[in-house]
Context: one part of a larger RNA
RNA sequence: GCCAACGAGUUAGUUUUAUACGGCUUGCAUAAAUUACUCUGUAAGAUAUGCAUAGUGAAAGCGAGGCUUAACCGCCGAUUUUGUCGUAUGGACUAGACCCGAAUCCAGGCGAGCUACGCAUGGGCAGGGCGAACCCCGAGUAACAUCGGGGGGAGGCCCGCACCCACUGAUCGUUCGACAUCAGGGGAUGACCUGUGCGUAGGGGAGAAAUUCCAAUCGAGCUUGGCUAUAGCUGGUUCUCUCCGAAAUAGCUUUGGGGCUAGCGUUCGUUAAAUGAGCGCGGGAGGUAGAGCUACUGGAUGAGUGUUCGCGGUUCGCCGUAGAACACUCAACCAAACUCCGAAUUCUUGCGUUUCUUAUUCGAGCAGUCAGAAAUCCGGCUCUAAGGUCGGAUCUCAAAAGGGAAAAAGCCCAGACCAUAAUCUAAGGUCCCUAAAUUCAUAUUAAGUGGCAAAGGAAGUAGAGUUUCUUAAACACCUAGUAGGUUGGCUUAGAAGCAGCCAUCCUUUAAAGAGUGCGUAAUAGCUCACUAGCUUAGAGACUUUGCGCCGAAGAUGUAACGGGGCUAAAUAUGAUACCGAAGAUAUGGACCUGUCGCUCUCGAGCGACGGGUGGUAGGAGAGCGUUCUCUGUGAGCCGAAGCCAAAGGCGUGAGCCAUGGUGGAUCGCAGAGAAGUGAGAAUGUUGGC
Numbered sequence: 001g002c003c004a005a006c007g008a009g010u011u012a013g014u015u016u017u018a019u020a021c022g023g024c025u026u027g028c029a030u031a032a033a034u035u036a037c038u039c040u041g042u043a044a045g046a047u048a049u050g051c052a053u054a055g056u057g058a059a060a061g062c063g064a065g066g067c068u069u070a071a072c073c074g075c076c077g078a079u080u081u082u083g084u085c086g087u088a089u090g091g092a093c094u095a096g097a098c099c100c101g102a103a104u105c106c107a108g109g110c111g112a113g114c115u116a117c118g119c120a121u122g123g124g125c126a127g128g129g130c131g132a133a134c135c136c137c138g139a140g141u142a143a144c145a146u147c148g149g150g151g152g153g154a155g156g157c158c159c160g161c162a163c164c165c166a167c168u169g170a171u172c173g174u175u176c177g178a179c180a181u182c183a184g185g186g187g188a189u190g191a192c193c194u195g196u197g198c199g200u201a202g203g204g205g206a207g208a209a210a211u212u213c214c215a216a217u218c219g220a221g222c223u224u225g226g227c228u229a230u231a232g233c234u235g236g237u238u239c240u241c242u243c244c245g246a247a248a249u250a251g252c253u254u255u256g257g258g259g260c261u262a263g264c265g266u267u268c269g270u271u272a273a274a275u276g277a278g279c280g281c282g283g284g285a286g287g288u289a290g291a292g293c294u295a296c297u298g299g300a301u302g303a304g305u306g307u308u309c310g311c312g313g314u315u316c317g318c319c320g321u322a323g324a325a326c327a328c329u330c331a332a333c334c335a336a337a338c339u340c341c342g343a344a345u346u347c348u349u350g351c352g353u354u355u356c357u358u359a360u361u362c363g364a365g366c367a368g369u370c371a372g373a374a375a376u377c378c379g380g381c382u383c384u385a386a387g388g389u390c391g392g393a394u395c396u397c398a399a400a401a402g403g404g405a406a407a408a409a410g411c412c413c414a415g416a417c418c419a420u421a422a423u424c425u426a427a428g429g430u431c432c433c434u435a436a437a438u439u440c441a442u443a444u445u446a447a448g449u450g451g452c453a454a455a456g457g458a459a460g461u462a463g464a465g466u467u468u469c470u471u472a473a474a475c476a477c478c479u480a481g482u483a484g485g486u487u488g489g490c491u492u493a494g495a496a497g498c499a500g501c502c503a504u505c506c507u508u509u510a511a512a513g514a515g516u517g518c519g520u521a522a523u524a525g526c527u528c529a530c531u532a533g534c535u536u537a538g539a540g541a542c543u544u545u546g547c548g549c550c551g552a553a554g555a556u557g558u559a560a561c562g563g564g565g566c567u568a569a570a571u572a573u574g575a576u577a578c579c580g581a582a583g584a585u586a587u588g589g590a591c592c593u594g595u596c597g598c599u600c601u602c603g604a605g606c607g608a609c610g611g612g613u614g615g616u617a618g619g620a621g622a623g624c625g626u627u628c629u630c631u632g633u634g635a636g637c638c639g640a641a642g643c644c645a646a647a648g649g650c651g652u653g654a655g656c657c658a659u660g661g662u663g664g665a666u667c668g669c670a671g672a673g674a675a676g677u678g679a680g681a682a683u684g685u686u687g688g689c
Base pairs, nucleotide, nucleotide: 001689002688003687004686005685006684011095012094013093015092016091017090018089019088020087021086022085023084024083027051028050029049034044035043036042037041055062056061065076066075067074098236099235101233105226106225107224108223109222110221116200117199118198119197120196121195122194123193124192125190127159128158129157130155134151135150136149137148138147139146163187164186165185167184168183169182170181171180202218204214205213206212211220239623240622241621242620243619244618249262250261251260252259253258263369264368265366266365267364268363269362274354275359276356277355278353279352280351281350282349283348284347285346290341291339292338297335298334299333301331302330303329304328305327306326307325308324309323310321311320312319313318372397373396375394376393377392378391379390380389381388402413403412404411417589418588419587420586422585423584424583428579429578430577431564432563433562437576439575440574441573442572443571444570450566456550457549460547461546462545463544464543465542466541467540468539469538478533479532480531481530483507484506485505488502489501490500513528517526518525590613591612592611593610594609595608596607597606598605599604624678626675627674628673629672630671631670632669633668634667635666642662643661644660645659648657649656650655
């Protein structure tokens, strides 16, 4: 891992509530005791007791009334309604209470054959080295001291086996091994190592002290019991079909991943009326968007006036002024916590309307939900960041499959009862992959733009417009001229159109600046403005619109159209076809349901005309199958059950029947009843492979 078997809402209660059915209702029911019998039960009987028959008050009590109060108001009842017992089912409560799962806490025992420390009694430590005290001899001294030699054999002394330890590295790390092996390392006469016996016990012991050890277990051993501890937590929870179908919100919560009540679901009863939804008309609510502000409160800009202050001057009369405050005038503005104003949508209410057709109201039983998500719009926070977060409105997903968006919870289209090799469409598409136009018309784009992006930049290109010049010849090219006063003045070493400052005139002219740029040390030189000629029909400037261009750098490989590929198969505006879904239609079938009709064994059945059948949590209904019991009725050695088979038949389905083989003795069906009643999941349990 697979297979098989086992594996989870059960049972009980003098408890309680609702629903269905039944008995009695002149209220219902009996329990124990007792008696009888056909004796592990049935019947009789007992009337204690329970519920009901009257409520109310804290109570005494009073009573169709009671309480409260001085009294009223007020609160609970009565004024007519079933009650009770049983059975079944749904819930609640008490119990292990759907099943499995802690870490814990407490009590009683068992443990010191491991290990810690201690006590008692034994054992062990090759060999070598150093050479303390002390003693002796000699030298030496006044005497010591001191020196030399010999003896001696101390030591938590030195080197190093056994023995003990465990510092380093490697190997191992499904191991030789739940701590080892190998090579080195430390201690090795000591606070040494070790055998045996004994002692200390869990709220404890022991500890050269590490939360260390107390039998591979230690911030409190192990074991049995309390114990099915508790688990607002995780996981699991077994057959079918049918009807309806949520929530992820509010309030409160030692509350926030849990609850309770409400909201939203379902079932039963009730309500049948313009009750509800929609629409129309009318009434009402409001201060948002917008707008406005000498209409308030604030902000803020420019110009001007006045007063006061500041500063400067002053002949002290006053004058001037880049400043400040206040007031006023004019102009243009700003505001979620400004408003003289003020929508749309919205909300609420009255009347009407048959568009929907009970969708409404009330009561009762049973829930689930309280982590929501994206998208669009209006807002707060943030960075007008986030697949961010918090409100409001809508929508889809959640709980929704199908088609489109290459692929895809939340986007677009559209809501799957079943069948069909039928038709029409939606979104989206129609060159090929790939179903359908290489369709039509008019334009644009040349960038593969289309098929990512900004500020900014540009004689891209197509349109719309304003304006200037132009046969008195424009714009551009070409030819020629572009002069004199004068080198203007100043400055300067120089400054001559052309470093800089000032001024910028006059003359000759067809025209020519006291000079547009290059240039020189300064001149010179080239050029432009300006003019004439030549030529010829358009030429310039500006505004604006459409589509393009640049701006444009990333990490495995083109890789920013799904691909091929496309100059339309791109873009804009139109047109006509077609394709395209589980949508709609067609045909057949199933089920649910409303109304009407007929039949009827009163359960229902049939027909006509309508409506409906996606679904998680969840509510409701109807069934299938398994084991056993009772009653009835059957099958079976001429072959029961079980097992095998793909072939046949029936049922929407769970399943059922038939047939063949195997097997070798039991087993069905109908109607009731009772459950150890259905397996794929629980790191499920046991067995097998």